[in-house]
C1' cells in the first nucleotide's frame, strides 16, 4: 500500500437485535466515625445554562440512512496488531 481490531464521563471499562448512553470499579466531593487521619459505611458525581424545577447538548471528525444510530452505510484521523 494492502488486511484485521479499536477511539465510549477524570481514569479503567459495560452495554451491538437499531429503541431511557455511562451498569460496574477507581478517582474525587459532602456527611457519618475518629483526638486527628487512615480504613469503613452513606450520599453525589458527563457538559452547557438557569436561584431552582428544568432545557438544550453528548459515543473520534465529518455526512448518509431511519421515527429513532454507540450500533448499520460512505468518507476521514489517530493507536495497535499482520503481511510484502
Nucleotide at each position: 500500500g494492502c488486511c484485521c481490531a479499536g477511539a465510549u464521563g477524570g481514569c479503567g471499562g459495560a452495554a451491538u437485535u437499531g429503541g431511557u448512553a455511562g451498569a460496574c470499579g477507581c478517582g474525587c466531593u459532602a456527611g457519618a466515625c475518629u483526638c486527628a487521619a487512615a480504613c469503613u459505611c452513606u450520599a453525589g458525581u458527563g457538559a452547557u445554562u438557569g436561584c431552582a424545577a428544568g432545557a438544550u447538548c453528548g459515543u473520534g471528525c465529518c455526512g448518509g440512512u431511519u421515527c429513532g444510530a454507540c450500533c448499520c452505510c460512505g468518507g476521514c484521523u489517530c493507536u495497535g496488531g499482520g503481511u510484502a
Molecule: transfer RNA
Organism: Cyclobacteriaceae bacterium